[in-house]
Context: one part of a larger RNA
RNA sequence: GGCGCAUGGAGGAUGCCUUGGCUCUCAGAGGCGACGAAGGACGUGAUUACCUGCGAUAAGCCGCGGUUAGGUGGAAAUAACCAAUUGACCCGCGGAUUUCCGAAUGGGGCAACCCUCACGACUGAAGGUCGUGAAUAGAAAUAAGCCAACCCGGAGAACUGAAACAUCUAAGUACCCGGAGGAAAAGAAAACAAAUAGUGAUUCCCCAAGUAGUGGCGAGCGAACGGGGAAUAGCCCAAACCAUAGUUGUCUCGGCAACUAUGGGGUUGUAGGACUGUAACGUGUAUGCAUAAAAGAAAUGGAAUUCUUCUGGAAAGUUGAACCAUAGCGGGUGAUAGUCCCGUACAUGUAUAGUUAUGCAUUCUAGCAGUAUCCUGAGUACCACGGGGUCGGAGACGCCCUGUGGGAAUCCACCAGCACCAUCUGGUAAGGCUAAAUACUACUGAGAGACCGAUAGUGAACAAGUACUGUGAAGGAAAGGUGAAAAGAACCGUAAACAACGGAGUGAAAUAGAACCUGAAACCGUGCGCUUACAAGCUGUGGGAGUUCGCCAUUGGCGAAUGACCGCGUGCCUUUUGCAUAAUGAACCUACGAGUUACUCCUCACUGGCAAGGUUAAGGACCUAAGGUCCGCAGCCGAAGCGAAAGCAAGUCUUAAUAGGGCGCUUAGUCAGUGGGGGUAGACGCGAAACCUUGUGAUCUACCCUUGGCCAGGUUGAAGUUUCGGUAACACGGAACGGAGGACCGAACUGGUGAGCGUUGAAAAGCUCUCGGAUGAGCUGAGGGUAGGGGUGAAAGGCUAAUCAAACUGGGAAAUAGCUCGUACUCCCCGAAAUGUUUUUAGGAACAGCCUCGAGGUCGAGUAUCGUAGAGGUAGAGCUACCGAUUGGACUAGGGGGCUUCACCGCCUACCAAAUCCUGACGAACUCCGAAUGCUACGAUAUAUACUCGGGAGUGAGCCCAUGGGUGCUAAGGUCCUUGGGCGAGAGGGAAAGAACCCAGAUCAUCUGCUAAGGCCCCAAAAUCUAUGCUAAGUUGUUAAAACGUGGUCCGACUGCUGUGACAGCCAGGAUGUUUGCUUGGAAGCAGCCAUUCAUUUAAAGAGUGCGUAACAGCUCACUGGUCGAGCGGUUGGGCGUGGAUAAUAAACGGGCAUUAAGCAUAGUGCCGAAGCAAUGAACUCGAAAGAGUGGUAGGGGAGCAUUCUAAUCUGCACUGAAGGUAUAGCGCGAGCUGUACUGGAGCGAUUAGAAAAGCAAAUGUAGGUAUAAGUAACGAUUAGGCAGGUGAGAAACCUGCCCGCCGAUAGUCUAAGGUUUCCUGAUCAACGUUAAUCGAAUCAGGGUCAGUCGGGUCCUAAGUCAAAGCCGAAGGGCGUAGAUAAUGGACAAUUGGUUAAUAUUCCAAUACCGGCUUAUGGUGCUAUGGGGUGACGGAGUAGUGAAAGAUCCGCGUACUGACAGAAUAGUACGUUAAAGGCCGUAGAUUUAGGAUGAGUUGGCAAAUCCGCUCGUCUUGUUGAAAGCUAAUAGUACCCGGAGUCUUCGGACAAUGGGAUAGUGAUCCUAAUCAGACUUCCAAGAAAACCCUCUAUGCUUCAGCCAUAAGAUGCCCGUACCGCAAACCGACACAGGUAGACAAGUAGAAUAUACUAAGGCGCUA
Repeated sequence: GGCGCAUGGAGGAUGCCUUGGCUCUCAGAGGCGACGAAGGACGUGAUUACCUGCGAUAAGCCGCGGUUAGGUGGAAAUAACCAAUUGACCCGCGGAUUUCCGAAUGGGGCAACCCUCACGACUGAAGGUCGUGAAUAGAAAUAAGCCAACCCGGAGAACUGAAACAUCUAAGUACCCGGAGGAAAAGAAAACAAAUAGUGAUUCCCCAAGUAGUGGCGAGCGAACGGGGAAUAGCCCAAACCAUAGUUGUCUCGGCAACUAUGGGGUUGUAGGACUGUAACGUGUAUGCAUAAAAGAAAUGGAAUUCUUCUGGAAAGUUGAACCAUAGCGGGUGAUAGUCCCGUACAUGUAUAGUUAUGCAUUCUAGCAGUAUCCUGAGUACCACGGGGUCGGAGACGCCCUGUGGGAAUCCACCAGCACCAUCUGGUAAGGCUAAAUACUACUGAGAGACCGAUAGUGAACAAGUACUGUGAAGGAAAGGUGAAAAGAACCGUAAACAACGGAGUGAAAUAGAACCUGAAACCGUGCGCUUACAAGCUGUGGGAGUUCGCCAUUGGCGAAUGACCGCGUGCCUUUUGCAUAAUGAACCUACGAGUUACUCCUCACUGGCAAGGUUAAGGACCUAAGGUCCGCAGCCGAAGCGAAAGCAAGUCUUAAUAGGGCGCUUAGUCAGUGGGGGUAGACGCGAAACCUUGUGAUCUACCCUUGGCCAGGUUGAAGUUUCGGUAACACGGAACGGAGGACCGAACUGGUGAGCGUUGAAAAGCUCUCGGAUGAGCUGAGGGUAGGGGUGAAAGGCUAAUCAAACUGGGAAAUAGCUCGUACUCCCCGAAAUGUUUUUAGGAACAGCCUCGAGGUCGAGUAUCGUAGAGGUAGAGCUACCGAUUGGACUAGGGGGCUUCACCGCCUACCAAAUCCUGACGAACUCCGAAUGCUACGAUAUAUACUCGGGAGUGAGCCCAUGGGUGCUAAGGUCCUUGGGCGAGAGGGAAAGAACCCAGAUCAUCUGCUAAGGCCCCAAAAUCUAUGCUAAGUUGUUAAAACGUGGUCCGACUGCUGUGACAGCCAGGAUGUUUGCUUGGAAGCAGCCAUUCAUUUAAAGAGUGCGUAACAGCUCACUGGUCGAGCGGUUGGGCGUGGAUAAUAAACGGGCAUUAAGCAUAGUGCCGAAGCAAUGAACUCGAAAGAGUGGUAGGGGAGCAUUCUAAUCUGCACUGAAGGUAUAGCGCGAGCUGUACUGGAGCGAUUAGAAAAGCAAAUGUAGGUAUAAGUAACGAUUAGGCAGGUGAGAAACCUGCCCGCCGAUAGUCUAAGGUUUCCUGAUCAACGUUAAUCGAAUCAGGGUCAGUCGGGUCCUAAGUCAAAGCCGAAGGGCGUAGAUAAUGGACAAUUGGUUAAUAUUCCAAUACCGGCUUAUGGUGCUAUGGGGUGACGGAGUAGUGAAAGAUCCGCGUACUGACAGAAUAGUACGUUAAAGGCCGUAGAUUUAGGAUGAGUUGGCAAAUCCGCUCGUCUUGUUGAAAGCUAAUAGUACCCGGAGUCUUCGGACAAUGGGAUAGUGAUCCUAAUCAGACUUCCAAGAAAACCCUCUAUGCUUCAGCCAUAAGAUGCCCGUACCGCAAACCGACACAGGUAGACAAGUAGAAUAUACUAAGGCGCUA
């Protein structure tokens, strides 16, 4: 380490529970709001963070009613109170109060804030406080704003479907907008219909009907008439006519007419009314008042056991006995209660309002006759064109609505009846109102559920639309349970401890202890038993030794744990021809997680009812429980078909036909239930890229607008000017001044060139070094604008909030997905396909084929074998048998070439070659021929297949081997076909291992037997078997290897030589003519050529087989002799070997190994060997039996198990212990079931039926928990720490001190934005802090921000925004003048010192200033929203003035140094300071300047004494630092004294009091200032108020104005702290980003750089 057992931790499944949800039913209500809503902000409690309640009368106040002894909400606790019959709290009804925001409404605004005016009150003028009023529209009443669905209207998509797409569909849906009500809308016929018939407003339901229609006649869309029901209800104006009033016209002034307003009248189609005549007072409706009744708030009464036995902590359980019941619904009570409690049935009770009934009052409402005249809805009907609606998509297209253009009639009229015309019928448009039946439910009450039960049910059972995320629109969690009762653990111990643990105690139980019921699994421990350190792999399975334990026992047996050693054995899922695959998916565990539901739909099967019939729908009645029964016969299906139809009919159509043929007839349906399948719906689940629609975003970034800010220092030296020279004059040149530039170098700033680092970062873009620009097209702050097919873009498809070839959010929406993935319990029966045809089709689909289930009838129709008879043109073969192609030869036309001097005639030809002949030979698209097999028919034999109809599929990617072919290279593990087998979907044995090869088809069991392929030396079952050969190469034991080679060896055939001596070896010879001849420089056997290749001597010897020489020479061979003594050669065929033979481990016998074999070959005998066959037993299927069968993916069929809920029964089980959990035994083929023990502590089951949110291992599944990597990486700038002391349980980090180090144009100081308490003090250390922590920006408590002058408001205006008037637009809304608003700008009054733990230009001290007010004095034309002036403006450059700081020098004060002491002198360090304001008015600047004054004046929208303009006169002003005086007897350093605290006794710290000692020096240098300076340039550089002045108007001796003095007065908001950062923006205590101001020393041009000061830090291992 492994397995097992025991016992814990961790975790939170399971079971049980339910306060919360979900879906409905019946009632109610159907609105709230200027009398201030909905919704909020802020408050409100003794203590109060949250919720609830309430509103400054603030968990409440008043009245009436009810109830009651206890109360002060959830919510404890303490304190303090209220109440107990003089009635608290609580409940009901009514009233009062009701801050601020919000329609928000006095004005404004960044919602919950700021600022006004009028009147009144308080006070004391100013200032302040309180109350009331003050918006807009409208004549007014009133309106506005909010609110879930339903309703009407305006406007109106896309995805999608059509397997593409455009008409069409989706759909008039979604979304947006306007408006209304409790309902809305519609509605009393210019309607339907019908053809001599009828109905009689509208709405809704059931039918009609998926019909008529419509429709790229595709996908789809889809009425009406009529019938049955629900509910019922009808009316009013305009006009004619009359009257009154007014106005106008006319007038003879009597009137008349017209118009307007009001009243009467009147309202219709068998026309009606006015008008004329006549007659009468009825019926119903609405409103108000009175009376009565019913119903009805909080509430009240409300029966019967606290009897008994047993168990128990507890009785309601159990046992035994009672009782009530118009009450046995329900809930609670220590387990399950009719009789314990709350209740329940029933009865009682009443306030206000409402309802109903009756009565009274008021309002409105009807007849008959006549028909001369009048009236009866006009830019209307209608027509044309263009659209829309309707079932109707322009069609033969009516009807309705309407944009444009035309444009009637008036009852003898007009409209409609699906083009149009006629007849006929029905109606009377162009005005209006109208309940009920119908739709919906945010809200209230009562109730229900074969709905959920904490990953479920709402997102939300709990402080949930919360925490949290996002700029925003918007998105959006997790999280329930102690116990009957807190009886919530007194006390003790360990410990630093209020942590934790151990005791003790409570309790039935504490392993119920607050992290609390049960308490599974992953995961992490501990103890014990066995086992493991020479042994390799899906970790199991079969066998099995040893050890340990239990039980029974007499040696022993049975059982449990472990498992040495041996055999066999490459997970699961998916997808595939095929996966251990190194193809997909899963870290593990638990929970959740996918074929469901609806429908007048279609079809099939089964079951049931009735049957030539079957059946109701809506609705109604009754009883009721959401159920049932009965009515309801409208309708539907069937009973008759055929035909395009007229039509005919058991037939009919076609046709000339009576023929033939097609479709029918010779009965079975229908309704319901259940199941299979289809259709329409999201339709098995999850998954897009996208499209459309309404909104949200320019805090990032792009560009633009307004208003501000910034750019150290150095360099160069344009134009121009002056001057000199020069020229006739210019030109031109020199010098000086000058200071231009998208000029140069280079910091800040801005950018991002190269490299490195970083890459689970310090950082979702940075760091280091380096680099570009750095007065410009520069950078930057604040406030604004432009918005998604849109913006913006010096243009990269860049940017538009870490998102861009079309942002983000919500919605259409569950878009669609011929695609991928996943799809959950068991057993039994059968069991495929990867083919054909077609396809915008090829990975999809339709039909056919193949599978399954049911039914049916035929009876050998299927299949196999044999026999007989056939058709055929393949294999083969053949080709003087055709066609085509073709070898060699012969023969020979024709042609080419050559010769013939040219031509002609000819000749030659190893050139090409037809035909013919001989010879050889080829062909898928040649055949004179021609099988086998297959096919057809008939017959026989054997065998249960085959067929038809109907329901349900899957498959339509195939692959390998053998065979016959095509293609290809007679390549492919290639590709396409045929036939067969196999895999697929097939296990077992063999081939070492292997989908397919060989053998063989697995129901299960067996320690039985026989075999197949293949094997028998060992691994490893069986022969070291028998016989005969071969191989020497480990060849081989593997078919991976060739051409070619091989005197390796064995065997055969033929042939030669050989005792007349072969072959091989050894000894010897190998000569002469001759150096043959030729050639040659030479050639002598041997460079070459020639040939009579000769001849001679010989035993034999070539005019020479090789080597060799310049040529010779020389050495050899052939040939011969000798020696030796028996076989020696050649050719050819075969067996086994051998070379050929190079790839990365010895790595290609499976290994060991094997040599007369364990190799090869031949013959033979025996044995082993499988899930085959046989045997024995068992299960199931089929079958009457005998018997046979049972591998299986997709798929079909059948039978069961489990889970949850419902009903009935068991008059079931249960505290004497349910469910759930843990372990174990038994039963069942299995899913599973049952028993026992422990745990647990309250519910649960069996049977029979029913209903489903009904079974998980996988979906890169969802949620939670837990591992692994791993005690590993890392701990965020490499500026750096060390020591001592202190505190403390504990100190590297805290505090103090001393040393050391770092920054120092910053790592210092101030301030804006932003943050929002982080600030200070005390306490604390769980968590947070990347470690520790005594520390902290953490936690807890307390404290802290003080303004007339600082910033903002009460002042002004810019961009922009809002917006009276006005304009535009379907609506929402969009523009926009005046005006308002809006700082980043203009205007505007305070300084120094001191003080707190924490604030200070705010408090205090001192000294100032500003505004308005009052009083006083003096003076006086005062008054504006109007006029004028001023305010008032760019860039760059340059000179001067000149503080402070700093430096230098001198003086002075104090201290120290000067090493024995003192003095003088010298040196060192520190200090030597000083504001606003007031007075003063200088330097300088300015001269086309300023001022005073006179006259005129056509301008300044009126006026003007002002401004402007014109003409004069006089004058020198105007502005303005610094310095100086004062403020200042400030105060600082310093000195003197010093309560007190601590102490290591040396001293240290120190509140506080007092004193006033030292320069009111110089030089250098420069900022601000002067200053709106000046110079220069071209790009020509805000507005308004304040302020000054002028009058208009008004007012007059009031008010007002000016000056001086005194007095009192001075509102609201901000103010802490961080602020280059640990507090802001970046998810972090993050190496990033963040506007402005100050800015010391030395060196230096410098804000570069280096080192330092003040000051701050050492970066949390």
Large-subunit ribosomal RNA, half A from a Bacteroidota bacterium, 1661 nucleotides, folded computationally. Model confidence (mean pLDDT): 81 of 100.